[in-house]
RNA sequence: GGCCUCGUGGUGUAGUGGUUAACAUGCCUCCCUGUCACGGAGGAGAUCGCCGGUUCGACUCCGGUCGAGGUCG
Repeated sequence: GGCCUCGUGGUGUAGUGGUUAACAUGCCUCCCUGUCACGGAGGAGAUCGCCGGUUCGACUCCGGUCGAGGUCG
């Protein structure tokens, strides 16, 4: 340098054109308990790497770009 894959709450993932972006874990509050843990109830937290395009509508499709991984030379 060419090609391929990936980038979504703190962390790990789902979501494959329209719904309130979902789940697990972590965090906070309350209940429970003599306390902690477990368990129960509730809550905060991601405008989806960035820029542009297509579309009535984009996390999703296309182009560019940045980053990570793989592969070929």
This is a predicted structure of a 73-nucleotide RNA (transfer RNA) from a Patescibacteria group bacterium. Its Rfam family is "tRNA". Gene Ontology term of the family: triplet codon-amino acid adaptor activity. Rfam classes the family as a transfer RNA. NCBI's taxonomy places the organism under Bacteria, Bacteria candidate phyla.